[in-house]
């Protein structure tokens, strides 16, 4: 150099046809307990990798660019 597939909460991923982003795990409080765990309730947490583009409207389409992983040369 070329091609594929990924990047979304601390972690592991969902996210249909473009219409205000969610689980589960784990973190905070409450409630059980003598405490701990377990179990149940509620809660915080996102610039959806950067940047542009299209669109009334982008995690979803198009474009470069960055980083993981595979495969050709």
């Nucleotide at each position: 150099g070329g091609g594929c597939g990924g990047u979304u909460a601390g972690c592991u991923c969902a996210g249909u046809u473009g219409g205000u982003g969610g689980a589960g795990c784990g973190c905070c409080a409450g409630a059980u307990u003598u405490a701990c765990a377990u179990u149940c309730u509620g809660g915080a947490g996102g610039u959806c990798g950067c940047a542009g583009g299209u669109u009334c409207g982008a995690g979803c389409c198009c474009u470069g660019c960055a980083c993981c992983g595979c495969c050709c040369a």